RNA sequence: GGGCUUAUAGUUUAAUGGCAAAACGCGCCCUUCGCAUGGGCGAGAUCCGAGUUCGAUUCUCGGUAAGUCCA
Repeated sequence: GGGCUUAUAGUUUAAUGGCAAAACGCGCCCUUCGCAUGGGCGAGAUCCGAGUUCGAUUCUCGGUAAGUCCA
C1' cells in the first nucleotide's frame, strides 16, 4: 500500500427495514441481627458523516478504529 471482516449499555452477546432485547455489573426496595443468596423495580447503548427510504442497528458511499490475509 491492497483485499476481507467487525464496530450496539460499564462488560459479553441478540435484533436481516417498523416500540433496540437479554445476561453479568450498577442503584433502590423486600427478605436477614448483619452479610451472602433469592425476589421485585429502575437507570443505562446503536463509532462518525452523508445518501436511499414514509421509516435505517439493518441497505449504499466516505472516514475513523480494531482484527485477519497478501505485498